[in-house]
């Protein structure tokens, strides 16, 4: 240096050119309980970063940056 590949709440994950962006644990609140676990309800929380095409970009295209993989 050259080619691939990944990036999504505190973690782990889905998902796909018009969703309120999914589940799971986790955090906090409320019921239950004498209390505490555990159950049940809810609430906040997220598309690395910049341009671009679109009527609309988390997704499509380009460029960077961080890991990973493979070749010199």
């Nucleotide at each position: 240096g050259c080619g691939g590949g990944u990036a999504u709440u505190g973690u782990a994950u889905a998902g796909u050119g018009g969703c309120u962006a999914u589940u799971a644990c986790g955090a906090c609140a409320g019921c239950c309980u004498u209390c505490c676990a555990a159950g049940c309800u809810g609430u906040a929380g997220a598309c690395a970063g910049g341009g671009g095409u679109u009527c609309a970009a988390u997704u499509c295209c380009c460029c960077u940056u961080a890991c990973c993989c493979g070749c010199u």
The RNA shown here (transfer RNA) has 72 nucleotides and comes from Candidatus Falkowbacteria bacterium CG11_big_fil_rev_8_21_14_0_20_39_10. The sequence is in RNAcentral, with records from ENA. Its Rfam family is "tRNA". Rfam links the family to the GO term triplet codon-amino acid adaptor activity. NCBI's taxonomy places the organism under Bacteria, Bacteria candidate phyla, Candidatus Falkowiibacteriota.